[in-house]
RNA sequence: CGGCGUAGCUCAGUCUGGUAGAGCAACGCACUCGUAAUGCGUAGGUCGGUGGUUCGAGUCCACUCGCCG
Numbered sequence: 001c002g003g004c005g006u007a008g009c010u011c012a013g014u015c016u017g018g019u020a021g022a023g024c025a026a027c028g029c030a031c032u033c034g035u036a037a038u039g040c041g042u043a044g045g046u047c048g049g050u051g052g053u054u055c056g057a058g059u060c061c062a063c064u065c066g067c068c069g
Base pairs, nucleotide, nucleotide: 001069002068003067004066005065008024009023010022011021018055026042027041028040029039030038048064049063050062051061052060
């Protein structure tokens, strides 16, 4: 100097500010003699941290921490 940090895990969303999402995993129900699979549903987030701009920030700005090159 460049890239990355968002759910337990893997990531999208950032470009162009406007309800935080998907898959897997977990839990419940259905199905089954039972389990798995499958179907339906539920829960789970200080968006690394602090501050700033704004009516409004995951997204823009400054500083900072961690990881990779």

Background:
Predicted 3D model of a 69-nucleotide RNA (transfer RNA) from Modicisalibacter ilicicola. Taxonomically the source falls in Modicisalibacter (Bacteria, Pseudomonadota, Gammaproteobacteria, Oceanospirillales). It matches the Rfam family "tRNA". By type it is a transfer RNA. Rfam links the family to the GO term triplet codon-amino acid adaptor activity. RNAcentral holds the sequence, with entries from MGnify. The prediction has a mean pLDDT of 83.